This is a predicted structure of a 674-nucleotide part of an RNA (large-subunit ribosomal RNA, domain II) from Kamptonema sp. PCC 6506.
RNAcentral holds the full RNA, with entries from ENA and SILVA.
[in-house]
Context: one part of a larger RNA
RNA sequence: GCCGGCGAGUUAUAGGCAGUGGCAGGUUAAGACAUUUAUCGUCGCAGCCAAAGCGAAAGCGAGUCUGAAAAGGGCGUUCGUCACUGUUUAUAGACCCGAACCCGGGUGAUCUAACCAUGUCCAGGAUGAAGCUUGGGUAACACCAAGUGGAGGUCCGAACCGACUGAUGUUGAAAAAUCAGCGGAUGAGGUGUGGUUAGGGGUGAAAUGCCAAUCGAACCCGGAGCUAGCUGGUUCUCCCCGAAAUGUGUUGAGGCACAGCGGUCGAGAUUAAGUUUGGGGGGUAAAGCACUGUUUCGGUGCGGGCUGCGAGAGCGGUACCAAAUCGAGACAAACUCUGAAUACCAAACCCGUACUCAGCCAGUCAGACGGUGGGGGAUAAGCUCCAUCGUCGAGAGGGAAACAGCCCAGACCACCAGCUAAGGUCCCCAAAUGACUGCUAAGUGAUAAAGGAGGUGAGAGUGCACUGACAACCAGGAGGUUUGCCUAGAAGCAGCCACCCUUGAAAGAGUGCGUAAUAGCUCACUGGUCAAGCGCUCUUCGCCGAAAAUGAACGGGGCUAAGCAGUCUACCGAAGCUGUGGAAUAUGAAUAAUAUUGGUAGGGGAGCGUUCCGCAACGGUGUGAAGCACUAGCGACAAGCAGGUGUGGACUGUGCGGAAGUGAGAAUGUCGGC
Repeated sequence: GCCGGCGAGUUAUAGGCAGUGGCAGGUUAAGACAUUUAUCGUCGCAGCCAAAGCGAAAGCGAGUCUGAAAAGGGCGUUCGUCACUGUUUAUAGACCCGAACCCGGGUGAUCUAACCAUGUCCAGGAUGAAGCUUGGGUAACACCAAGUGGAGGUCCGAACCGACUGAUGUUGAAAAAUCAGCGGAUGAGGUGUGGUUAGGGGUGAAAUGCCAAUCGAACCCGGAGCUAGCUGGUUCUCCCCGAAAUGUGUUGAGGCACAGCGGUCGAGAUUAAGUUUGGGGGGUAAAGCACUGUUUCGGUGCGGGCUGCGAGAGCGGUACCAAAUCGAGACAAACUCUGAAUACCAAACCCGUACUCAGCCAGUCAGACGGUGGGGGAUAAGCUCCAUCGUCGAGAGGGAAACAGCCCAGACCACCAGCUAAGGUCCCCAAAUGACUGCUAAGUGAUAAAGGAGGUGAGAGUGCACUGACAACCAGGAGGUUUGCCUAGAAGCAGCCACCCUUGAAAGAGUGCGUAAUAGCUCACUGGUCAAGCGCUCUUCGCCGAAAAUGAACGGGGCUAAGCAGUCUACCGAAGCUGUGGAAUAUGAAUAAUAUUGGUAGGGGAGCGUUCCGCAACGGUGUGAAGCACUAGCGACAAGCAGGUGUGGACUGUGCGGAAGUGAGAAUGUCGGC
């Protein structure tokens, strides 16, 4: 891993509700008696529920309490009871498996830690302390030399003890080793035997180390089926309905309670949805500036500042700032002189239970994306938080290459029938290599911006133009004047003010380059040469801008349409709709008719099967029961029946009931087999 067996809502008591039955007031409990052998019958009226309520109570009573009240208001003015069945709740282990812990009583120091008692072990080599001896030496010591001696948590190094490094090993030879090196090796040394210390404890040269492969508190048994708002699992079928991921509260946030939304049963109003309305209130979108604020330009300009006159009071001036006001133009979630669409409320119409209420039974409280209106964020996020609608969730089918949440569309069953939706019609691949009118040349189509460009098509209107435009070329582009100021200089061209006049076909007190300043080049503007359209603007489809890691976002082939824009017809295309046949559910008298039949959590209904028991003048069976193996037929399902062959060798089936150890694929399930 597979196969097979086993494996999870039980039982008791009490309450709620529903159904069924008895009685009309219901009913017995413990217990007793009788008969028969485990039950029925007869007693047992103690008790319980009901039959009257109201008030704190005295109490009154179909009423009562409050109250001054004969008012008002509150609560009342009776539909029972006893069983059984189902379901649910409570209490119990309470659907099953699962902790880490906590507590009690015991067992352990044959491992290991420390200690006690008593034994034992340490090849060989090296170094050479004190002391001693002899000699020298001293007044005597001291001291010196040689020898002797044999000290040491001394040195080197086996046994022995340890464990620093690397490799191997890592389902090992081994639940800690092997190999090659390594440390200590007369000591705080190693080791044998016997003994002591015990878990809220011991022991610890101290690592939370060790206390029998177990240690931040050993092991065994017990409390114990601890508890688990947590994870996993929970076994046959069909039919009907069908959610939620929200609000409030919570030592609450992955839990729970109430409300919301589901089911079921009952009751009740012309109720809901929809449509209509010259019916309502509103202050959003938009808009606006009348208020509150913000804001630009212009006019007038309080006041301030500066300044003139004056002894002062004061009277004047002003290129500055600027309140206020006037004109023009703007902005606002916390502005509004205005003001929708929707929504909400109401009424009428229509329709017919889709509505509301009550009892009982739930599940849900992590939602996701998409559209729209917003808050947060960066007008970021497959981001986050609201509102509203949709889909998914719990929804299959067709389309989007593939693709829960997008587009189309809601699957009762069957059919080798038809029509369509979205989307498509060259091939893959069902259907037009369809028709008409244009555009695109970029493989744009089949990814992107600011910005850039005589790409290209269309339009509009205006300006210039044979009295010669646009471009190019030739020529002119002057004088007052170097205008004035400023400046070292300022001559068109650093800067400031002004921006005139003359001559002329035309020429700025100067468009750019340039100079220290001049100079020089050039432009505007004018004439000539030339000869036909030029210039501006709006718009279609394209071009560049355009760089990522294997070659790799048209689905591919491939396409110049099989691309884009517009018009038209035909066809394909789904579990949609239709056709034909069939089933079920609801309403219903009906087998008529009509409608309905996707579905997770969840509710309701109807059944199948397993084991055992009761009843049946019911049955089968050695002429072969059950079981097992194989074969083929019938039924909407769980399942069942009949027949045949083989095996097997003694039980077993049907009808109506009853009772449950009653259905397995999952639980890192459990036991066995392979």